[in-house]
Molecule: Guanidine-I riboswitch aptamer
Organism: Halioglobus sp.
């Protein structure tokens, strides 16, 4: 100086809205309660749901190293132990979904 790898998936959370459930309010069934229906409401705590490149946890993969079984042997086919998997400030705007977001565009544009 150059090349390659620096990965994948899942759990949970920060966060998110309002399709469904529930809550609340209004109207009606009904004159009342329970219950049911319709509508509104997420500046309704919630359940379902979405959810991090720069958050958590785990599994797998990859690389390095040591031990070990099979095999005549090999750059062959397995098993096990240890290590590594770094660093990371970031708009506006747009997109999907019911809708929104730290989701996706995006380790983007920029910045130092």
């Nucleotide at each position: 100086c150059c090349a390659a790898u620096g990965g994948a998936u899942a759990u949970c959370u920060a966060g998110g809205g309002u399709u469904c459930c529930g809550g609340u309010c209004g109207c009606g069934g009904c004159u009342a309660a329970a219950c049911c229906g319709c509508g509104a409401u997420g500046c309704c705590u919630g359940g379902u749901c979405c959810g991090a490149g720069a958050g958590u946890u785990a599994u797998c993969g990859a690389c390095c190293u040591c031990c070990u079984g099979g095999g005549c042997g090999g750059u062959c086919c397995g098993g096990g132990g240890g290590g590594u998997u770094a660093c990371a400030c970031g708009g506006a705007g747009g997109g999907a979904u019911a809708a929104a977001a730290g989701c996706c565009c995006g380790g983007g544009a920029g910045a130092a």